[in-house]
Context: one part of a larger RNA
C1' cells in the first nucleotide's frame, strides 16, 4: 500500500422486511450428469455451466461409429515429360461413392512453337487433430457499482502520501463549503434512439365531419383533407417561477403544464478481477498426421435409459370445464411466397381460382369477455399412454417428423426441508407475430399488444457492494 476480520461508523441495492405469483411433489418437453453403446461427436461446470454454442440433428448438417472406396474432393503457381482432349451419350457391375467398356471429339501458327483442357510426377495442399496456461479478436462477471488515474507542486531517507480527506448534498469522485494543494484525463451526467403533448409541411394505398349519389350491406363512388393516422421538421422541462429551510450546493411544499425534478424505456459498461470462456465462428505461434488424424459414399448414431439434477409446459378444477353468441389490438411477414372466394371432406387438408413485390391484397380467427349448462365426483377436472384410420412436407417419416379423426383415459385433490422472480402499466393473466425453416419434435428464443393488482412500517438481521476508520504473525 492492499486484502481480510463472527472490528467500528455512514450509505445503497427486490438484500431483508411488507406483499403477489412460482419452483421443490405429478405427467410430459428440453438441457446436463451418470450408465449403456460399435458410436451414443465436441465444447460450456458455484455465483458467471445445465430450453447454453444449436435463430430448426430423418438424409444433408455431422465433427462420431460400422462398412465400401480414393490418394487427392476443393484452391494456387512453378517445373518436368507425354497426350488431344474435356464435356456429352449408351451398356455392364455396385447400397452409393466409384469402376470397366463403347461412341463422339480442340484452336492459332512465321511450322520453331503457343493457347486451352484433363490426367501423371515433384513441390504443395488438407486436418472440427493438441495446446484458450503461447495468442489476436470477441464475450461473461463484479457492475451502470462510482470508482480508476495523471501532470506540476508540497510532505516523507524510502516504499509511498497529498489531491481523492473533512462538513453538507446527490442516483453519481453530482455539486457546494472548507483545505498544501492547483488543475486535468478515463468513467458519472449530457449529446443518440424510442414513448408521452402540441404545431408546421405533406394527403395516397390512409381517413370520413359536413354535403351529394348508390347498395341486401360495406369509404362503395363523386368529393373533402376537418379529425384519426402516417413521417420529416420544429416547439416544449430548465429546479425556469412562487413560498419555506440553508452561508452555499441543495432539500421540502406549491402553481402552471401532456409531462416535474434523471419524465418512462433503450443503447451506452472506466482502470481492472477471475492464467474466467472460446484454437469447433474466424485469424494465428508451436507441436502432431500425410495411401491418413486427409477425403468421397451408404447405413447407423448424436433421439439409448435402473437413475440424479436444472429450466420449462400442462394440470390438480366452479375466479372453473363444455356449448353458443357478439365486439375491441399492436408488432410483423409474404412471389419456388401469403393465399381471399367457391366446391369436396367430421377434420388435418385437397381440387379449382381472384388479388398482392404490399398503409392497397393476404396471413387474420385476436384471446381473456358475455349467456346457458355441469354441482364437488378422480368428475363433463386432467390429459399422459396405447390401439385403429388418415392428411401434409420431403427421393425417403422403421430407427426418428408434425398434424387430424375415432377409441383408450395414467399420475395428479396444491406439493417436506429449502428456494426463485417482481416496486406500476410492473407482477399476474390472455392471445398475436417473427427469425431459423422443405417439414418439424418451439412447451424454447426474440418481439407485440389486451386485461391489470397487492405491498414497502422500516434498515435490527441474511446476501452483495461503496466510503472513512481500526487490528493483523497474510501478500
Nucleotide at each position: 500500500u492492499g486484502a481480510c476480520g463472527g472490528g467500528g461508523g455512514c450509505c445503497c441495492g427486490c438484500a431483508c422486511a411488507a406483499g403477489c405469483g412460482g419452483a421443490g411433489g405429478a405427467a410430459c418437453a428440453u438441457g446436463u450428469g451418470g450408465u449403456u453403446u460399435a458410436a451414443u461427436u465436441c465444447g460450456a461446470u458455484g455465483a458467471u455451466a445445465c430450453g447454453c454454442g444449436a435463430g430448426g440433428a430423418a438424409c444433408c448438417u455431422u465433427a462420431c461409429c460400422u462398412g465400401g472406396g480414393c490418394u487427392u474432393a476443393a484452391a494456387u503457381g512453378c517445373a518436368c515429360a507425354a497426350c488431344g482432349a474435356c464435356c456429352g451419350g449408351c451398356u455392364g457391375g455396385g447400397a452409393a461413392a466409384c469402376u470397366a467398356g463403347c461412341c463422339u471429339u480442340u484452336c492459332c501458327u512465321u511450322c520453331g512453337g503457343g493457347a486451352c483442357g484433363g490426367g501423371g510426377u515433384g513441390c504443395a495442399a488438407g486436418g472440427u487433430g493438441c495446446u484458450g496456461c503461447a495468442u489476436g479478436g470477441u464475450u461473461g462477471u463484479c457492475g451502470u457499482c462510482a470508482g480508476c488515474u495523471c501532470g506540476u507542486g508540497c510532505c516523507g531517507u524510502g516504499a509511498g502520501g497529498u489531491g481523492u480527506c473533512g462538513g453538507g448534498u446527490u442516483a453519481a469522485g453530482u455539486c457546494c463549503c472548507a483545505u498544501a494543494a492547483c488543475g486535468a484525463g478515463c468513467g458519472c451526467a449530457a449529446c443518440c434512439c424510442u414513448c408521452a403533448u402540441c404545431g408546421u409541411u405533406a394527403g395516397u394505398u390512409g381517413u370520413c365531419a359536413g354535403c351529394g349519389a348508390g347498395u341486401a350491406a360495406u369509404g362503395u363512388c363523386a368529393g373533402a383533407u376537418a379529425c384519426u393516422c402516417u413521417a420529416a421538421c420544429g416547439a416544449a422541462a430548465c429546479u425556469g417561477c412562487c413560498g419555506g429551510u440553508g452561508u452555499a450546493a441543495a432539500c421540502c411544499g406549491g402553481a402552471g403544464g401532456a409531462a416535474g425534478g434523471u419524465g418512462g424505456g433503450g443503447a451506452u459498461g472506466a482502470c481492472g478481477u477471475c492464467a474466467a470462456a472460446u484454437c469447433a465462428g474466424c485469424a494465428c505461434g508451436g507441436c502432431c498426421c500425410u495411401u491418413a488424424u486427409g477425403u468421397c459414399c451408404a447405413g447407423g448414431g448424436c433421439g439409448a435409459c435402473a437413475c440424479a439434477c436444472g429450466u420449462g409446459u400442462u394440470a390438480c378444477a366452479a375466479u372453473g370445464g363444455c356449448c353458443a353468441g357478439g365486439a375491441c389490438a399492436a408488432u410483423g411477414a409474404g412471389c419456388a411466397g401469403c393465399c381471399a372466394c367457391u366446391u369436396g371432406g367430421c377434420g388435418a387438408c385437397a381440387a379449382g381460382g381472384a388479388g398482392c413485390u404490399a398503409a392497397u391484397c393476404u396471413c387474420a380467427a385476436a384471446a381473456c369477455c358475455u349467456g346457458g349448462u355441469c354441482u364437488c365426483a378422480g368428475u363433463u377436472c386432467g390429459g399422459a399412454u396405447c390401439g385403429g384410420a388418415g392428411u401434409c412436407u420431403g427421393a425417403a417419416a422403421c430407427u426418428c417428423g408434425a398434424c387430424u379423426c375415432c377409441g383408450u383415459g395414467a399420475a395428479g385433490u396444491c406439493g417436506g426441508a429449502u428456494u426463485c422472480g417482481c416496486u406500476a402499466g410492473u407482477a399476474a393473466u390472455c392471445g398475436c407475430g417473427c427469425a431459423u425453416c422443405a417439414g418439424c419434435c418451439a412447451u424454447g428464443g426474440c418481439g407485440c399488444g389486451g386485461u391489470g393488482a397487492a405491498u414497502a412500517c422500516g434498515u435490527u438481521c441474511c446476501c452483495g457492494g461503496g466510503c472513512c476508520u481500526u487490528g493483523u504473525a497474510c501478500a